Background: Model confidence (mean pLDDT): 85 of 100. The RNA shown here (c-di-GMP-I-GGC riboswitch aptamer) has 89 nucleotides and comes from an Anaerolineaceae bacterium. Lineage of the source: Bacteria > Bacillati > Chloroflexota > Anaerolineae > Anaerolineaceae. Its Rfam family is "c-di-GMP-I-GGC riboswitch aptamer". Its family is annotated with cyclic-di-GMP binding in the Gene Ontology.
[in-house]
RNA sequence: CUUGAUAAAGGCAAACCCGGCGAAAGCCUGGGGCGCAAAACUAUGGGUCUACCGCCGCCCACGCGGCCAGGAUUGCCAGGUUGCCGAAG
Numbered sequence: 001c002u003u004g005a006u007a008a009a010g011g012c013a014a015a016c017c018c019g020g021c022g023a024a025a026g027c028c029u030g031g032g033g034c035g036c037a038a039a040a041c042u043a044u045g046g047g048u049c050u051a052c053c054g055c056c057g058c059c060c061a062c063g064c065g066g067c068c069a070g071g072a073u074u075g076c077c078a079g080g081u082u083g084c085c086g087a088a089g
Stems, first nucleotide, its partner, number of pairs: 004085001011036002016031002019028003034075001040081003044078003047073004054067005
């Protein structure tokens, strides 16, 4: 440098549950533990989810549908930044 052991020391924490926030997606605290060598940070590109508001259409109305500003997701994939340990090669 490449790389990741049935190694050691630690770390993170899916589903689900209590409580809180949010229109929702989802997020936060605690429990929990499916998994993870970047499951650390970053929303830059793509993907996915959501749609209070806005626009358009339908409707007598209530309301419904489509698109979307915006929001969410890094445990969807890339990019960028940083990083513990160490056998074999």